[in-house]
């Protein structure tokens, strides 16, 4: 430099499901300072606030998504650090998002357990275990090739 793995990886499009008969708005009644203002705290602000019940109207975001398109095969994901942004007024903490850095961790897929995220039974992430699978090494089998079985390694790998 060129390649391989396969329910392989990522981004985008995507009807629809869920979110949810929820939030919110309106009407009636009750409560009578009960509190509200953010995920938490403090300050500030509000009392024309707040909470509840019934009825009417009734969303959206993030997450999912059959299949498709594009780019790919450390694809990519995570962790840690730095910076920026979001979180309905400010600050602090937390959380989330984005960018960059670090060979710090992970070969890939599936299932499952636990933990975290999530409205969630979805889905995502991490770790353990199991199975399958690609690859290389070792042993065994007439065993050179190819193959089978067993064991082991890690993508900093493997093939040319």
């Nucleotide at each position: 430099c060129g390649g391989a793995g396969g329910c392989g990886c990522a981004a985008c499009c995507g009807a629809g499901a869920a979110g949810a008969g929820u939030a919110a708005u309106c009407u009636a009644c009750c409560u009578a300072u009960c509190g509200c203002u953010u995920g938490g705290g403090u300050a500030g602000g509000c009392u024309u606030g707040g909470g509840g019940u019934a009825g009417a109207u009734g969303a959206a975001a993030g997450g999912c998504g059959a299949g498709g398109u594009u780019g790919c095969c450390g694809a990519a994901g995570g962790a840690u650090g730095u910076a920026a942004g979001a979180u309905a007024u400010a600050c602090c903490c937390g959380u989330c998002u984005u960018a960059c850095a670090u060979g710090c961790c992970u070969g890939g897929u599936u299932g499952u357990a636990u933990a975290g995220g999530g409205a969630a039974u979805a889905c995502c992430u991490a770790u353990g275990c199991a199975a399958c699978u690609g690859u290389c090494g070792c042993a065994u089998g007439a065993a050179a090739a190819a193959c089978a079985u067993g064991c082991g390694g890690a993508g900093a790998g493997c093939c040319g």
Lysine riboswitch aptamer from a marine eukaryotic metagenome, 160 nucleotides, folded computationally. The coordinates come from a structure-prediction model, not an experiment, and the mean pLDDT is 79. The sequence is in RNAcentral, with records from MGnify.